[in-house]
Molecule: transfer RNA
Organism: Pichia membranifaciens
């Protein structure tokens, strides 16, 4: 230099053109003598940044940033 791929709550992760899944974490309650485990409820992300297409973009397209891998 060229190519492929990834970026989604504090952390990990699923996902599809119609404002997003689960786990974990945290808080509250139940349970217990207390703790742990368990159960119930709640909090926490509009999806890396910018632009474009579309009635509508986390999803499709372009550019950029960062990480990983391959070739030279």
């Nucleotide at each position: 230099g060229g190519g492929u791929u990834a970026a989604u709550g504090g952390u990990c992760u699923a996902g599809u053109g119609g404002u997003a899944u689960g786990a974990u974490u945290c808080c509250u309650g139940c349970u217990u003598u207390g703790g742990g485990a368990g159960c119930a409820g709640g909090a926490g992300g509009c999806c890396c940044a910018g632009g474009g297409u579309u009635c509508a973009a986390u999803u499709c397209c372009c550019u950029g940033u960062u990480g990983a891998c391959c070739c030279c």